[in-house]
RNA sequence: GUCUGAAUCGGCGGUGGAGUCCGCCUCAACCGCCGCGCCCCCUGGCGCGGCCAAUGACUCCUGCGGGGCU
Numbered sequence: 001g002u003c004u005g006a007a008u009c010g011g012c013g014g015u016g017g018a019g020u021c022c023g024c025c026u027c028a029a030c031c032g033c034c035g036c037g038c039c040c041c042c043u044g045g046c047g048c049g050g051c052c053a054a055u056g057a058c059u060c061c062u063g064c065g066g067g068g069c070u
Base pairs, nucleotide, nucleotide: 010025011024012023013022016061017060018059019058020057021056032051033050034049035048036047037046038045039044
């Protein structure tokens, strides 16, 4: 110096906060879908337009939307 393993801390799982659980990551994990166009020779990047959703899963709170009652 590299590789692997373990532990601790931390981070992440398409929009906020918290609890529990699950998964992932060690500078990576992660960065939704559809249509069109361009770049590119890769099913990748960018631009424009449209759509769903505050969960990774459950629950609660907050925000937003719809309906009913007072």
The RNA shown here (Fluoride riboswitch aptamer (crcB RNA motif)) has 70 nucleotides and comes from an Acidobacteriota bacterium. Taxonomically the source falls in Acidobacteriota (Bacteria, Pseudomonadati).